Overview
The part of an RNA shown here (large-subunit ribosomal RNA, domain IV) has 336 nucleotides and comes from an uncultured bacterium. Its Rfam family is "Bacterial large subunit ribosomal RNA".
Context: one part of a larger RNA
RNA sequence: CCCCAAGGAACUCGGCAAAAAAUCAGCCGUAACUUCGGAAUAAGGCUUCCCCUUUAUUAAUUUAAAGGGGCGCAGCGAAAGUUUCUCUGGCAACUGUUUAUCAAAAACACAGCUCCCUGCGAACACGUAAGUGGAUGUAUAGGGGGUGACGCCUGACCAAUGCCAGAAGGUCAAAUAUCGACGUUGAUGGUAGCAAUAUUAUUGGUGAUUGAUAUAAGCCCUGGUGAAUGUCGGCCGUAACUAUAACGGUCCUAAGGUAGCGAAGUACCUUGUCGGGUAAGUUCCGACGCGCACGAAUGGCGUAAUGACUGGAGAGCUGUCUCGGGGAUUAGCUCG
Numbered sequence: 001c002c003c004c005a006a007g008g009a010a011c012u013c014g015g016c017a018a019a020a021a022a023u024c025a026g027c028c029g030u031a032a033c034u035u036c037g038g039a040a041u042a043a044g045g046c047u048u049c050c051c052c053u054u055u056a057u058u059a060a061u062u063u064a065a066a067g068g069g070g071c072g073c074a075g076c077g078a079a080a081g082u083u084u085c086u087c088u089g090g091c092a093a094c095u096g097u098u099u100a101u102c103a104a105a106a107a108c109a110c111a112g113c114u115c116c117c118u119g120c121g122a123a124c125a126c127g128u129a130a131g132u133g134g135a136u137g138u139a140u141a142g143g144g145g146g147u148g149a150c151g152c153c154u155g156a157c158c159a160a161u162g163c164c165a166g167a168a169g170g171u172c173a174a175a176u177a178u179c180g181a182c183g184u185u186g187a188u189g190g191u192a193g194c195a196a197u198a199u200u201a202u203u204g205g206u207g208a209u210u211g212a213u214a215u216a217a218g219c220c221c222u223g224g225u226g227a228a229u230g231u232c233g234g235c236c237g238u239a240a241c242u243a244u245a246a247c248g249g250u251c252c253u254a255a256g257g258u259a260g261c262g263a264a265g266u267a268c269c270u271u272g273u274c275g276g277g278u279a280a281g282u283u284c285c286g287a288c289g290c291g292c293a294c295g296a297a298u299g300g301c302g303u304a305a306u307g308a309c310u311g312g313a314g315a316g317c318u319g320u321c322u323c324g325g326g327g328a329u330u331a332g333c334u335c336g
Base pairs, nucleotide, nucleotide: 001327002326003325004324006322007321010320015317025047026046027045028044033038035149049070050069051068052067053066054065055064056063071075076081084315085314086313087312088311089310090309091307092306096108097107112147113146114145115144116143117142118141124133125132126131150302151301152300153299155232156231157230160229161228162225163224164223165222166221169220170219171218176214177213178212179211180210181209182207183206184205185204186203187202188201189200190199191198192197233251234250235249236248237247260294261291272288273287274286275285276284
């Protein structure tokens, strides 16, 4: 690397690998769903070579149609080239990007949405600076954060933290200014003294130190703000079977989880219960909901198309297997 009786996924974590189908040929035909573009070469079926005749056509024995004949196991007759298909979930809209050398993905990006900053010598970034980028741009511009097409939407809470705004009051730094204390040095007068001097009153200068008063932002304070960081309760009772509780009481809170979804890629108990598929189903699909511990741009729920993504099922196909066997080739060992 090739082939194989019967079976045909019984293999296995898993159809991994292999096999199978087979031209973007011609003709016919083609569903759900859908953003009306697609899905779609969906699926599926028939034809395909050579010779002759006729008709139309062509530059052409070029092409098409109709009819007749022939051969083979086989007519896209070789080589090369070349989708296996269907049903149904999850995730991500998509094309794209990534761990050079174990991960290509559901991760990143993305268009779209939204918030914040920025009036131009812009914000922001680099730099000690000069300066440069931003930008030879000017808010339909530029920078930053989040979310991530599209559709329907995006609830409550400003107590804490952050941010924004405010200014009455409280607190508060180093300077500086003013007034003192302390020290020092003058002047004038009083008292004691003969005098030196001591003491006292007033008035000046000055200094390391020290006290008081005046003085900013900030903090305290007053408001606002959630597509800011975030958060989104407990107990008890109650209906004429039972069960349950629309209802009531009470405690706490800033407010107690709204719509939608839900044993989920999230559910411990759990292989929950019911239904479907199988002879048999811890997986799968549809439901249910007392959600250990979903939940609304750390977005919620849907969604056509797309995907070397991931789960389940089927057709076809097969040495994956029952279960091995044979052959070719290469290498090692042994023999020669």
Notes
The sequence was found in a public genome assembly. The coordinates come from a structure-prediction model, not an experiment, and the mean pLDDT is 83.